FMN riboswitch aptamer (RFN element) from a soil metagenome, 126 nucleotides, folded computationally. Its mean pLDDT, the model's own confidence on a scale to 100, is 83.
[in-house]
RNA sequence: CCUUCGGGGCAGGGUGAAAUUCCCGAUCGGUGGUAGAGCCCACGAGCCAGAACGAAGCGCCAGCUUCUGCAUGGCAUGACCCGGCGAACCUCCGGGGCCGACAGUUAUAGUCUGGAUAGAAGAAGG
Numbered sequence: 001c002c003u004u005c006g007g008g009g010c011a012g013g014g015u016g017a018a019a020u021u022c023c024c025g026a027u028c029g030g031u032g033g034u035a036g037a038g039c040c041c042a043c044g045a046g047c048c049a050g051a052a053c054g055a056a057g058c059g060c061c062a063g064c065u066u067c068u069g070c071a072u073g074g075c076a077u078g079a080c081c082c083g084g085c086g087a088a089c090c091u092c093c094g095g096g097g098c099c100g101a102c103a104g105u106u107a108u109a110g111u112c113u114g115g116a117u118a119g120a121a122g123a124a125g126g
Stems, first nucleotide, its partner, number of pairs: 001126005012024003026111002028100002030043004038098002046075004054067005080096005102114003
């Protein structure tokens, strides 16, 4: 540099005019590091700005407006304790807890719909 790959999840019930959103209960867990991790460290995904590159239009041909948007910068960015084994684990085993972007919706969403047949940390091969 090229090619391919690269995210999962409300069963069964209650209330109600209406809720996979409330309540009981169920279920899911990206990437790299490390003694094997949703909770430790780091990264990705989000929002805003954005003068590169590109597109359209206008023009007195100096430039101007709009869209897209790299680099880059800013904002935001959740959650763990105890015991055991061991040389070493907040990662394994046992137990008990906790967390989850934005927009939408006849009722409030980690799980439905949407941006997304997208993008990305990265992985494999050449």
Rfam family: FMN riboswitch aptamer (RFN element). Rfam describes the family as follows. The RFN element is a highly conserved domain that is found frequently in the 5'-untranslated regions of prokaryotic mRNAs that encode for flavin mononucleotide (FMN) biosynthesis and transport proteins.